[in-house]
Context: one part of a larger RNA
Formats: sequence, C1' cells, structure tokens
RNA sequence: UGACGGGACCCCGCACAAGCAGCGGAGCGUGUGGUUUAAUUCGAUGCUACACGAAGAACCUUACCUGGGUUUGACAUCUAGGUGGUAGUGAAGCGAAAGCGGAGCGACCCUUCGGGGAGCCUAGACAGGUGCUGCAUGGCUGUCGUCAGCUCGUGCCGUGAGGUGUCGGGUUAAGUCCCGUAACGAGCGCAACCCUUGCCCUCCGUUAUACGUGUCAGAGGGGACUGCCGGCGGUAAGCCGGAGGAAGGUGGGGAUGACGUCAAGUCAGCAUGGCCUUUAUAUCCAGGGCUACACACACGCUACAAUGGCCAGUACAAAGGGCAGCGAAGCCGCGAGGUGGAGCGAAUCCCAGCAAAGCUGGUCGUAGUUCGGAUUGCAGGCUGCAACCCGCCUGCAUGAAGCUGGAGUUGCUAGUAACCGCGCGUCAGCCAUAGUGCGGUGAAUACGUUCCACGGGGUUUGUACA
Repeated sequence: UGACGGGACCCCGCACAAGCAGCGGAGCGUGUGGUUUAAUUCGAUGCUACACGAAGAACCUUACCUGGGUUUGACAUCUAGGUGGUAGUGAAGCGAAAGCGGAGCGACCCUUCGGGGAGCCUAGACAGGUGCUGCAUGGCUGUCGUCAGCUCGUGCCGUGAGGUGUCGGGUUAAGUCCCGUAACGAGCGCAACCCUUGCCCUCCGUUAUACGUGUCAGAGGGGACUGCCGGCGGUAAGCCGGAGGAAGGUGGGGAUGACGUCAAGUCAGCAUGGCCUUUAUAUCCAGGGCUACACACACGCUACAAUGGCCAGUACAAAGGGCAGCGAAGCCGCGAGGUGGAGCGAAUCCCAGCAAAGCUGGUCGUAGUUCGGAUUGCAGGCUGCAACCCGCCUGCAUGAAGCUGGAGUUGCUAGUAACCGCGCGUCAGCCAUAGUGCGGUGAAUACGUUCCACGGGGUUUGUACA
C1' cells in the first nucleotide's frame, strides 16, 4: 500500500421491513445431471451453467453411431507431363444411395494455322480437420455495476515503499456541487450532448375524411432552467413548501458500462501460434442417433374452480409482417381445411370484420362437478421426396393426477405488479407453453434502516497474510 476480520462508524440498493402475485405439491413442455446406448455429437457448471450457444434436430442441419464408397480429394493456388472426338452430357448393367461403369451425342476463346488458352487426366507441391490446447492468443461477452469510483502532470512531504491531491464540514442519484485546506490543475468515468414518450406552434400531406378539414403521419421549432415566491441553511452549495404549467426539481423509458476483478466464458461463430492427423481425425452417401428413461434438479405452461365454467348477444387497440409472399369476396366442409383467385411491393390491398379479458342476458349450485384437461382409440386435414422411429392441426369418443402445495425460495415501488389478448424473428412444416415487441384492464404497500441476512461505497482500527 492492499487484502481480510463471526472490529467500529457513516451511507446506499425490492437488501430487509410493509404489501401483491408466485415457485417448491399435480399433469404436461423444455433444459440439465445421472443412467442407458452402436451413438444417445460438442460446449456452458455457485452467484455470473441448467427455455444457455439453438431466432426452429423428420432427411438436410449434424459435428455422433452403423454400414457402403472416394483418395490431389466436396473447396483454393501453383508446377511438370499428357490429352483432340477433348470439355460437357451420359444409355445398358451393379447398387439403398453415394459410387463404379462406360455405349452414344457432342462444344468454347485466341491464332502467324505450327499451335496456344480454358477444361480434363496423371504426378508432385499441397488441400482438408466442428481434431487438442480459451492455462499460448485476437476479437467478442458475462460479472462486480450504471456501483462512483480509477488515475495523471507539476508542486510539497517521506531515506524509501509511498503519501498528499482523492482529506475535513455540508450537500447530491453521483469524486454532484459549495466552503475549508500544500496543494494547483487535468484525464477516464458521473452529468449533458443522442433516440423515444408526454404539451404547444409552424410547414407539408399522395393513402384518412362528413370534402369543411386534420384525428393522424413526416419535418422543423418552442417548452423546464430550482427560472419566480416563502421558509431553512453560513449572504454558500443545496433542502422543504408554494405559484404558474401538459410536465418540477435527473418528467418517464432507452442507448451509453471508467481503471480493473474472476488464468471467468468462447480454438464449435470468426480469426490465430503450437501440437496432432493425412487411403484418414479428410470427404460423399443410406439408415439410425441428438427425441432413450428407474430417477434427481432448473425454467415454464395449464389447473385445482362460482371474482368461475359453458351458451347467446355486443364494444374498444397498438405495434408489426407480406412477391418462391400476404392472399379478400363467393362457394364446399361440423371443423382443421379445400376451392377460388380480386387487390397489394402496400398510411391504399391482405394477414385481420383484426383482439381477448370487458359489458348484457341465460344456465350450472360446491359436486372430482357442465371444474380440470393429461392419456388413449377411431376418423380426417396440412406441410414436405418422405411424418414408423420423430411434425402440427381438426372432429367424435375417452376422460388421469389435481380440493392452494413441507422446509425453503423468487419477482415487483406505477401505468409498475397482476390479469388479458395481438404481432414478429427463426421457419417448407413444427413439438413456441420459449424469446422479443405491442397494446387493453389495472392494484396493494413502503413506519422505517433497529434487527436477521445479500450486494456495494467511504472513513477508521487490528493482523503472525501479500
């Protein structure tokens, strides 16, 4: 100087407390461990792995296994030699395909007409490797943590390591600012500048329209600065209250992550040193596996019902996507869906009459039920070469566990939690209940920082640690 302390003091944070909804029990979905397996490819492992890489495993993907093939190779560059019915195409035959095979057909560019180029074949350099090492690395990322810290120049102090500045008093979300001061300044962080949302104005408006316009959309501007008033404070920084205002003290949200820590994660995104492999650890193909199942854990979905289920009627969104696409009306079907093709490269048309919870009326009457929907049977639909392993959807039937969940544990302070539906990416289809957005309805509680316990900042103290 740090680190540590079951030392002290001060201060923050959904850390506790006060509340609301959950998880832990059930069924199912997904991930992981374990076990099994020919293989169940690999990685991620306290917080910071476990709906994580994967924003789409039937084949493909695919890296794994079994079997069948190829060996200058599926792909790149170069050298030498060869090749004119050459390259390309490719029949019969073998085969699951890959591949082997090779009948037949049959080119291109330049040319001095000799040939050359390209291509192909052979040979050699080499290719290839999701093989190993993230403890050789780059890049990127997680975490402490959006915590308020981390440093430098000169000066001063100290033999020196180093200290001071960065400390003290006050204040702040903040090393934010004020005052003091052997320090004076500065940098990276904080804040502001950026995007979005809330109010107003102007301009423009092809698609909205009641044809008047301007909900709306785009662009530009204004507005908030503790600016004004009162009190507190040291005539400070600032704090409390008030006015005006759409908004008030950082208005709400986002982007933005300092020096560093964890030899944290990633050689399988990519790049890359070294090592290893080279008729195989490369490469092609078919089938299988990644979907196994006595179990254990994690993240979720659906429920256990009457603030509800079912039936009928009826109302109101936002944000998105669309040409190998979205696909209307009409018609067929109980339905999934089929047919049909209008319109639309989209403020115009479509997904989508876009919603659902909501509201109105009816029914059920506390029951394993008109709750709950697992499981299974049958009949169908769709995508796709192909749904057996192993897809989704529909109809009928079947109706399991489950009566609010032990110890324990999670999230959340406002348009938040909770509840409700809608879209998108990936994508032929989809195992999405995931992820990421969008709007609708819309709470409760916070005395307080004492304690328990988590994380962090500052000062101080102890130390046999570095």
This is a predicted structure of a 466-nucleotide part of an RNA (small-subunit ribosomal RNA, 3' major domain) from an uncultured organism.
Model confidence (mean pLDDT): 83 of 100.